The part of an RNA shown here (large-subunit ribosomal RNA, domain I) has 525 nucleotides and comes from Aulacoseira subarctica.
The source organism's lineage runs through Eukaryota, Stramenopiles, Ochrophyta, Aulacoseiraceae and Aulacoseira.

Context: one part of a larger RNA
RNA sequence: GGUUUAUGGGGAAUACCUUGGCAUUCAGAAGCGAAGAAGGACGUGGUUACCGACGAAACGCUUCGGGGAGCUGGAAACAAGCUACGAUCCGGAGGUGUCCGAAUAAGGCAACUUAAUUACUACUUAUUGAAUAUAUAGAUAAGUAAGAGCGAACCUAGAGAACUGAAACAUCUUAUGUAACUAGAGGAAAAGAAAGUAAAAACGAUUUCCUUAGUAGCGGCGAGCGAACCGGAAACAGCCUAAACUUAUUUUUAAGGGUAGUGGGACAGUCAUAACGAGAUUAGUGACGAUUAGAAGAAUGAAUUGGAAAAUUCAACCAUAGAGAGUGAUAGUCUCGUAUUCGAAAAUUGAAACACUCAGAUUGUAUCCCGAGUAGCAUGGAGCACGUGAAAUUCCGUGUGAAUCUGCGAGGACCACCUCGUAAGGCUAAAUAUUCCUGAAUGACCGAUAGUGAAAUAGUACCGUGAGGGAAAGGUGAAAAGCACCCCGACGAGGGGAGUGAAAUAGACCUGAAACCGGACACCU
Repeated sequence: GGUUUAUGGGGAAUACCUUGGCAUUCAGAAGCGAAGAAGGACGUGGUUACCGACGAAACGCUUCGGGGAGCUGGAAACAAGCUACGAUCCGGAGGUGUCCGAAUAAGGCAACUUAAUUACUACUUAUUGAAUAUAUAGAUAAGUAAGAGCGAACCUAGAGAACUGAAACAUCUUAUGUAACUAGAGGAAAAGAAAGUAAAAACGAUUUCCUUAGUAGCGGCGAGCGAACCGGAAACAGCCUAAACUUAUUUUUAAGGGUAGUGGGACAGUCAUAACGAGAUUAGUGACGAUUAGAAGAAUGAAUUGGAAAAUUCAACCAUAGAGAGUGAUAGUCUCGUAUUCGAAAAUUGAAACACUCAGAUUGUAUCCCGAGUAGCAUGGAGCACGUGAAAUUCCGUGUGAAUCUGCGAGGACCACCUCGUAAGGCUAAAUAUUCCUGAAUGACCGAUAGUGAAAUAGUACCGUGAGGGAAAGGUGAAAAGCACCCCGACGAGGGGAGUGAAAUAGACCUGAAACCGGACACCU
């Protein structure tokens, strides 16, 4: 120096575990805010740096219920206390709630300063009040749970790219106007009761799903884009006005009337007039439930092994409960629970029913009404699956500009016939979309380089002027029983004894691979 064999250091893989995540389903809730939110700053404890809780009434106050033996948070320790005169704890309702923040008395470099009627806007009422006579604008005061700001997605409207694809690129595509942006609303939103869809037969508001169908079509007919009707399901619900006419009054307004496509209504007659019915509109009462604490809740012993019994053996029991978790190894019968049953002083919420509200039919005539700068047309655009095309239907800019039922529109240019509908006013639940949040449950989801970035002081430490970027880091043991005492050492680090323990090569720790570094036996040189 090499080889072999054990052995140690080092290191943290691997196996096992789970406090944390991920996904889905069902149910709830779907908002909070000038009665000051979301989010923060600063404080509050006997000792208190951090987290959590709370707010100068500050680890908490009052009250009503629950509960029944310990309690003074995570988090030990010491001190001092509370509690069967029912504490701590759980739930309902109140009280308190510094300062900043929409922040709103003024200012300001947020959490501060200076004052003391306290912002602004809207609406209501009152007092006033110009040019200008009546008036009006305006002003002042009081009042109003009015507005503002925040919030994850879903929704509507506005406005709107590019990379990309076309194997280049310009129409086109990306893009069902996608992303980012703005405004607004709701628990859903939007849409919605045919100027519809059809085709010789009919259907009968809207929405969503399946299908039609990658079809008909559109398309530098390239790349690509891409319906609808019918049919099958989910869910179903229909209504109110304008006008004609009448009454009142004051010009205008109010009340009645009236709402339709087999045209309807007004108008003029006739019959009926109180039951059946409808209600989404509704101020109110509200049976009966639900939610927010809880309560009862069956049944096992011995021996053996072991540190420990839930294991093994033997012998029992319960079961509307053999879901699950914990307990010194694997427990139906040890603990918490589970099946089942019961329960609310208070608050919230659903809601049958009551109350309340609404509501007639028919004949006749052809006098009146049936939504106007509208429909249509021309032109320029947009949107419809449809790129201007033969381009209907829908919307917008500019110009022009009808008709009133013997009317008007549509049926993919246009015309005729036929058929269907009745525009130019409005409302409308359900089926549908989503999940910041709450509860329950599930997983051929992860198991600490995984799963959230985050299982630990995590959006922390740290980086950046800033917008912003953004970690690492889990495991002693059943129980701290966490090594009293002695020795070496520097009154050290570390170690050796002793002791605890099943184990200490379980000592700040489970297991403890490899790289790498040692010393040792044996053999070879």